[in-house]
RNA sequence: AAUAUGGAGAGUUUGAUCCUGGCUCAGGAUGAACGCUGGCGGCAUGCCUAAGACAUGCAAGUCGAACGCAGAAGCAUCAGCUUGCUGAUGUGGAUGAGUGGCGAACGGGUGAGUAACAGGUAGGUAACCUACCCUAGAGACGGGGAUAACAUCUGGAAACGGAUGCUAAUACCGGAUAGUAUAAGAAAUCGCAUGAUUAUUUAUUUAAAGGUGCUUCGGCAUCACUCUAGGAGGGGCCUGCUCCGUAUUAGCUAGUUGGUGAGGUAGUGGCUCACCAAGGCAACGAUGCGUAGCCGAGCUGAGAGGCUGAUCGGCCACACUGGAACUGAGACACGGUCCAGACUCCUACGGGAGGCAGCAGUUAGGAAUAUUCGGCAAUGGGGGAAACCCUGACCGAGCAAUGCCGCGUGAACGAAGAAGUAUUUCGAUAUGUAAAGUUCUGUUGUUAAGGAAGAAAAGUGGGAAUAGGAAAUGAUUCUUACGUGACGGUACUUAACCAGAAAGGUCCGGCUAACUACGUGCCAGCAGCCGCGGUAAUACGUAGGGACCAAGCGUUAUCCGGAAUUAUUGGGCGUAAAGGGUGCGUAGGCGGCCAUAUAAGUCUAAGUUGAAAGCCCACGGCUUAACCGUGGAGGGUGCUUAGAAACUGUAUGGCUUGAAUCCAGAAGAGGCAAGUGGAAUUCUAUGUGGAGCGGUGGAAUGCGUAGAUAUAUGGAGGAACACCAGUGGCGAAGGCGGCUUGCUGGGCUGGUAUUGACGCUGAUGCACGAAAGCGUGGGGAGCAAACAGGAUUAGAUACCCUGGUAGUCCACGCCGUAAACGAUGAGUACUAAGUGUUGGGGAAACUCAGUGCUGAACAUAACUGAUUAAGUACUCCGCCUGGGGAUUACGACCGCAAGGUUGAAACUCAAAGGAAUUGACGGGGACCCGCACAAGCGGUGGAGCAUGUGGUUUAAUUCGAAGCAACGCGAAGAACCUUACCAGGUCUUGACAUACCUCUGACAGCUGUAGAGAUACGGUUUUCUUCGGACAGAGGAUACAGGUGGUGCAUGGUUGUCGUCAGCUCGUGUCGUGAGAUGUUGGGUUAAGUCCCGCAACGAGCGCAACCCCUAUCUUUAGUUGCUAACAUUAAGUUGAGGACUCUAGAGAGACUGCCAGUGACAAACUGGAGGAAGGUGGGGAUGACGUCAAAUCAUCAUGCCCCUUAUGACCUGGGCUACACACGUGCUACAAUGGCUGUUACAAAGGGAUGCGAAGUCGCGAGAUGAAGCAAACCCCAAAAAGGCAGUCUCAGUUCGGAUUGUAGUCUGCAACUCGACUACAUGAAGUUGGAAUCGCUAGUAAUCGCGAAUCAGAAUGUCGCGGUGAAUACGUUCUCGGGUCUUGUACACACCGCCCGUCACACCACGAGAGUUUGUAACACCCGAAGUCAGUGGCCUAACCGCAAGGAGGGAGCUGCCUAAGGUGGGAUAGAUGAUUGGGGUGAAGUCGUAACAAGGUAUCCCUACGGGAACGUGGGGAUGGAUCACCUCCUUU
Repeated sequence: AAUAUGGAGAGUUUGAUCCUGGCUCAGGAUGAACGCUGGCGGCAUGCCUAAGACAUGCAAGUCGAACGCAGAAGCAUCAGCUUGCUGAUGUGGAUGAGUGGCGAACGGGUGAGUAACAGGUAGGUAACCUACCCUAGAGACGGGGAUAACAUCUGGAAACGGAUGCUAAUACCGGAUAGUAUAAGAAAUCGCAUGAUUAUUUAUUUAAAGGUGCUUCGGCAUCACUCUAGGAGGGGCCUGCUCCGUAUUAGCUAGUUGGUGAGGUAGUGGCUCACCAAGGCAACGAUGCGUAGCCGAGCUGAGAGGCUGAUCGGCCACACUGGAACUGAGACACGGUCCAGACUCCUACGGGAGGCAGCAGUUAGGAAUAUUCGGCAAUGGGGGAAACCCUGACCGAGCAAUGCCGCGUGAACGAAGAAGUAUUUCGAUAUGUAAAGUUCUGUUGUUAAGGAAGAAAAGUGGGAAUAGGAAAUGAUUCUUACGUGACGGUACUUAACCAGAAAGGUCCGGCUAACUACGUGCCAGCAGCCGCGGUAAUACGUAGGGACCAAGCGUUAUCCGGAAUUAUUGGGCGUAAAGGGUGCGUAGGCGGCCAUAUAAGUCUAAGUUGAAAGCCCACGGCUUAACCGUGGAGGGUGCUUAGAAACUGUAUGGCUUGAAUCCAGAAGAGGCAAGUGGAAUUCUAUGUGGAGCGGUGGAAUGCGUAGAUAUAUGGAGGAACACCAGUGGCGAAGGCGGCUUGCUGGGCUGGUAUUGACGCUGAUGCACGAAAGCGUGGGGAGCAAACAGGAUUAGAUACCCUGGUAGUCCACGCCGUAAACGAUGAGUACUAAGUGUUGGGGAAACUCAGUGCUGAACAUAACUGAUUAAGUACUCCGCCUGGGGAUUACGACCGCAAGGUUGAAACUCAAAGGAAUUGACGGGGACCCGCACAAGCGGUGGAGCAUGUGGUUUAAUUCGAAGCAACGCGAAGAACCUUACCAGGUCUUGACAUACCUCUGACAGCUGUAGAGAUACGGUUUUCUUCGGACAGAGGAUACAGGUGGUGCAUGGUUGUCGUCAGCUCGUGUCGUGAGAUGUUGGGUUAAGUCCCGCAACGAGCGCAACCCCUAUCUUUAGUUGCUAACAUUAAGUUGAGGACUCUAGAGAGACUGCCAGUGACAAACUGGAGGAAGGUGGGGAUGACGUCAAAUCAUCAUGCCCCUUAUGACCUGGGCUACACACGUGCUACAAUGGCUGUUACAAAGGGAUGCGAAGUCGCGAGAUGAAGCAAACCCCAAAAAGGCAGUCUCAGUUCGGAUUGUAGUCUGCAACUCGACUACAUGAAGUUGGAAUCGCUAGUAAUCGCGAAUCAGAAUGUCGCGGUGAAUACGUUCUCGGGUCUUGUACACACCGCCCGUCACACCACGAGAGUUUGUAACACCCGAAGUCAGUGGCCUAACCGCAAGGAGGGAGCUGCCUAAGGUGGGAUAGAUGAUUGGGGUGAAGUCGUAACAAGGUAUCCCUACGGGAACGUGGGGAUGGAUCACCUCCUUU
């Protein structure tokens, strides 16, 4: 300096991630509406709907200086006389209607129609018009006849007329005059074709002797008038460009396109007519249908764009609906005429009147839009000479927060941080300097006083000047005085008064600024999206507090933005939506090298236009702002002219590299036709043979003694071509496979030759196009939809089996679709390598054309692609724009049909989807482990009983636990108590805690009465003290106590389980856009993520192991209550003695793969061995990672919240938890002889004991009683161990097995054994003879078996927890079952397979299609009828001006006729909407029914096209795809 100033994102698909993709939000805007609220002012704005209908008033009049008539007030004169009244005349001229002129075509309204030269923009008019206005020139002479008004008569209800008579004009009609006017002729000049200009000849055509003023009466001035030329402004017509959607509208057009001639018009033109020709428009979208006034501009946006067309301005169109002309300069006329129609009103029923889309206003409609106001003061318009009149234009006021802008509702100080309110952990915190209080201010408000600008004038009176004139009037200019304001006593100024009169709305889960309490309890409700609400809701409602805006705040509606989500700027198409199945080729688009020309595109400059307003900038005016003014800038891909020539285009000439041709080769399942060959299946004939064959997971149907299958030989017939064979070949794709021959297409390699851009792509079009299917005629061996039968199954319209028809094959003709796939359009060029293979060339290096793999740059959301691109670029075509509805409907085209192509909407959801990640899962794979299976031993399931649970019952049978991981569990022990349950009886500050007051001196104990008891009433005995009181009881009042009431899904703590399984993580680094990965995977090894090696990982933590306890061996220390070898002693380790042994309990040792050998990789480790009490974790215990199961427990305890408070609390008695048709779990005892019984005889360990264990002795058959020694325990006691050993008996039976049940009699504990204890004796003597399906435990001092002890406990174990005694069998092994771990794979699962999910059917609701039809429109067509009206014709009739020879004529008029034609009628079609019994599929719904089709190999891999079948998902056949898991093989590749 710059016309430069300008661009933000978020939520939502998932367990998480990246991407794709929709939905939603934050912003701005509005002629808005609605809800709540509302102080003032300024400036704007205000029927978007019914172009529906309108009461009432007003919105266009004016001119007497164009004309006649009537004529008020006033004035003058005269007369009468009642002297202030009447009459007459004149003057005067308000006013009234009429003739006439101008205006009424402007101004004002509305947006129905219109997709059009309607609008915009740029031009043309040599094809035109223009009143009033301006400039210039010329002129204005002389006549005539009527008519309204008026008067009289008359019709009609009215509207409105009719007849006769009178009259004027700037009204009307002839005549004269004139031209650069008009027409014709001919000439010159010029232009752009028709033409224009100039000069000339002939002919034609106009006017108001008007009005007013002045006058010296001659005239002058002025206004009007006529003609001509020009201007200005206005208009008509024509043209280029531009101007919505729909192709499910593709063909349209007869005045249609053009020509000639005529008519018509202001004027060009099929504008109209006659004739001639057959054209014109259209894929660059005609025609049709739908929608719509267009623009300047407005909103939004960074822009490009998108949307809109209120107010203001320009244009257009319309004026109740349709048609038509008249008048006029201008209209086919909003407040004019005629006709038709609908509607409304008046009527005497004959006939008339009307048109607010002007301003107000009414009614209707609607979510919704104002006063029946003032004024012409200003601006503007009409008329007039002017005064003036008119003006709902306009200026103002009123109403409305409708919008924009401005102001106010107070300011300063003020902590006792008041009260109130809310919260609270009860300490406090918040509201909050906020209030109160003190001191100020006065905007606004109220009152009072003053008080504008908007006014310029015009005009009138006076004065002056200028030009002209004879003068005057007049014209122009200057000056002076008078003079006009609706708004409005408004703006504004001043004074006084009082903080006094003036704040609300929405929101507070995230997006999005702002949090707590209570209420509610998937209810009520919220919600823009995600979503909140099922008892602790920051999401509902209320309150407190807070946030944001503020006289407004929110909501709704609409538009743009964000949305790069239609992508020109600026997107995509392998798998997310999207490449046409393939080629040929038309239009179109794009196009190699060189040169010349041109200038369409392109670029530069100038001119011109782009109205004003608006936007932007500057300055200015209202106190500021909004608003307004002045100036500038900007605004078009515009148009015109000139120039440049690189590129594109065009024209011309050339070139060879693109393309094509030619010559020579070689390869090939390329195509079509004809012929021909062998193997195999089947059938058939004959022989052999003799009982089965066939088929399956296993069977059956089927075939076979009428001879099958098997086997041998001969024959028939059809179809397909093993090996070769190969990510080999050929072809555009579909596709093509024995051999031979004929015809034929294309590609490749090499080459000196030829043409010379002939090329690429390709909408519409044409051709080809697997399988299935269709038509006609053949053929038919095998296979095989449908079908039949047999199986399987709950069923099996399937999978499996036996049969079997269309079809499969051939010829001809259709169909035209596939996962027609590389899910990848065609062409050209460029961009590292390596390697295999096919066909050529080359001596080789190598090279050309194909076809595969690995891989760099690069690309990609990732997977992956990568010279065969999905890389880098260009050209052309096709296609996509959320999921579903929908490969659908309707329509159209094609097809014989099946069906194909094209292809929506309503409605509905907030997702649908792609790739990859971590898990989980799989009737996927690999590896490994475990009493997991297997191998064994013993059980359970059968019996009786015990015990727990369910169920049932009950007044109550208290509650909890529920697959493993509830069920001899909480409960290590329910007669009362426990006890929580039930019935009854009682208490209410309470059985229990703390605090206050009063009284008493107790309480406790003993005891009496009543009662079932609690309890009530008594008796007796009875405190301490420092005198303050302490302690205890009773009574009272209130705070409170109390709750085994609820919620284990509000919690703490504790516990179970996976699982004593080997796992679970972190830091740093690295890889990946990321979730994540790596580490932790791999090779070995281990009980072990144990260890070693390797490795983009290196380390670490919690787990494992070890450390701890018991046990096995030894040493040492110590010996009492223990022990006893030697010595002594006794009945006896009884005692002396001893520490040797055992034992006890302290401290130690020992075991570490330490040693050896082998294997292994020189490792870790494993195998074997030695030694050793013990050997590879010696055995056992304790120890339980990250986590899972909303696992269990509110009834152990604690605890939030809720609930109860003369009861859900507390006390008592009795009952219940112990019930009993039944079912299940866990156990005990058995069924017997490896046994029972009797007798006798050994050997433990570990425990317990004072309200205790209790010895000896005595009694009892026994339970037990008595008894009392000893012992707080290595001392005494419980205490006898049992199985075992040795004898005897029983002899296979419901028994000398088994002991249930029952009776009788007892013992013990205890207030109390009835409900409801244990034990004893005698008697009784049930089931049961080894247990179905199924299922449990155990790998060594283990199972099995035997007894002993303890806890709880007054008493009450078959349970539980411990202790020792005796003491086995088996493990080949990991195929299978279950569980677990690691790796890998698939996935549509993530609440994670107890997952997800499909279709029919049933029910409800919603929108849509079809539908016999019914009905309402719309636009045309054909015919009929045809108003008004223009135009044309017109016998007869009527007729003032002019002519006239007076007959008449010219001209005119009505009437009539014709063409055209609105409305109307009839008809058949087209098209749009509404509706319709019934019907079809679709969508959405709470937990319905039937199956289980898909996702894992989803249990028959899935899917695509097609055909058939089936309740349904679906099944089967044919062909195709991999978007199939697993295993094997083949081929190719990578690493070593």